[in-house]
RNA sequence: GGAGUCGGCCGGGCAAUCGCCUGGGGCUUAUGCCCCGGGAGGAAAGUCCGGGCUCCGGCGGACAGGGUGCCAGGUAAUGCCUGGGGGGCGCGAGCCUACGGAAAGUGCCACAGAAAACAGACCGCCACGGGCCGGCAACGGCUAGAGGUAAGGGUGAAAAGGUGCGGUAAGAGCGCACCGCGCGGGUGGUAACACGCCGCGGCACGGUAAACCCCACCCGGAGCAAGACCAAAUAGAGGAGUAUUCGCCGGCCGUAAGGUCGGUGGAACCGUCGUCCGCGCGGACUCCCGGGUAGGUCGCUAGAGGCCGCUGGUGACAGCGGCCCCAGAUGAAUGAUUGUCCUCGACAGAACCCGGCUUACAGGCUGGCUCCUUCA
Numbered sequence: 001g002g003a004g005u006c007g008g009c010c011g012g013g014c015a016a017u018c019g020c021c022u023g024g025g026g027c028u029u030a031u032g033c034c035c036c037g038g039g040a041g042g043a044a045a046g047u048c049c050g051g052g053c054u055c056c057g058g059c060g061g062a063c064a065g066g067g068u069g070c071c072a073g074g075u076a077a078u079g080c081c082u083g084g085g086g087g088g089c090g091c092g093a094g095c096c097u098a099c100g101g102a103a104a105g106u107g108c109c110a111c112a113g114a115a116a117a118c119a120g121a122c123c124g125c126c127a128c129g130g131g132c133c134g135g136c137a138a139c140g141g142c143u144a145g146a147g148g149u150a151a152g153g154g155u156g157a158a159a160a161g162g163u164g165c166g167g168u169a170a171g172a173g174c175g176c177a178c179c180g181c182g183c184g185g186g187u188g189g190u191a192a193c194a195c196g197c198c199g200c201g202g203c204a205c206g207g208u209a210a211a212c213c214c215c216a217c218c219c220g221g222a223g224c225a226a227g228a229c230c231a232a233a234u235a236g237a238g239g240a241g242u243a244u245u246c247g248c249c250g251g252c253c254g255u256a257a258g259g260u261c262g263g264u265g266g267a268a269c270c271g272u273c274g275u276c277c278g279c280g281c282g283g284a285c286u287c288c289c290g291g292g293u294a295g296g297u298c299g300c301u302a303g304a305g306g307c308c309g310c311u312g313g314u315g316a317c318a319g320c321g322g323c324c325c326c327a328g329a330u331g332a333a334u335g336a337u338u339g340u341c342c343u344c345g346a347c348a349g350a351a352c353c354c355g356g357c358u359u360a361c362a363g364g365c366u367g368g369c370u371c372c373u374u375c376a
Base pairs, nucleotide, nucleotide: 001372002371003370004369005368006367007366008365009364010363012341013340014339015338016337017336018335020039021038022037023036024035025034026033027032041347045358046357048356049355050354051353052352053223054222055221056220059278060277061276062275063274065219066218067217068216069215070084071083072082073081074080085099086097087096088095089094100214101213105212106211107208108207109206122153123152124149125148126147128145130143131142132141133140134139161179162178163177164176165175166174180203181201182200183199184198185197186195187194188193227298228297229296230295236289238288239287240286241285242284245266246265247264248263249262250261251260252259253258269282270280271279305324306323307322308321309320310319311318312317
């Protein structure tokens, strides 16, 4: 000097004039006026996760269903974050990871290939017998059948572990050595795992679970248009239907049939996804027609809050101390003009709140680390 990689910050500023919303205080009959403060983001976005909060609600359990998936920590919690491990990519700094189980079972692996998992003989290799040919013979060549073989070749993403030696008619873990694999042990580590460690075994015969499945852990539902209160107005003399009915006991009425009241047991509806069981005894719902209200207040911003410092920790973060109050609109508030500076302005506007993830982003500032080149 160049290239790369991992982070952090800013993202228009200042002044003046007018305008907008809001908290607190004061004045004012009211309308309103005055004073002191405050007023959109790093993503406010997506609505993908986790919660707080509200209601169902006095409920519980199981199944189904859904979610996550290496280990250990962090957190209110998570599918998030931090740190490790395995695998893959990169010269490297680093990056990615849908990463439990294939010896519980089922399914799939197109085409090609003989054969794609209890999976094979197309070309080959061997040798027995029959026939033919050459040859004195030994032997050699060709061909059908039946047999052995899976080491060589071909196909494919992948073909019955790899290399070498021995052995064999030719071969093959057939045997052996080393590697690989499986099982058992040892050492280190909390663990996932690692190990040029020890022993045994010729050794189950690929891949795929982001296929079904098995295993481990987690999960009530609905949502601020939740919910609570106030005021006002009205018209339901509306219609149709499901279901509430059964048994037993006791009292009363009745000639009796039966009626009525109470108790008890079951069944049915309901109890914020579905099914079943338990519990509750509370009575639960569906459709059509018609009418009133759509106003106001709360919820609504003091929080798992922000900033600074110290301590502990590799870190996420935790503890302690100090300081601060930083939007609450409701057809929806921060806009306009002028001057000036400059990085000449990108993506883009809160609507109950918070923690994450993901996506978008003009321009600018800055830190660590890696690689290449050159000079000293």

Predicted 3D model of a 376-nucleotide RNA (Bacterial RNase P class A) from a Gammaproteobacteria bacterium. The sequence was found by an Rfam model in a public genome assembly. The coordinates come from a structure-prediction model, not an experiment, and the mean pLDDT is 76. It matches the Rfam family "Bacterial RNase P class A". The family's RNA type in Rfam is ribozyme.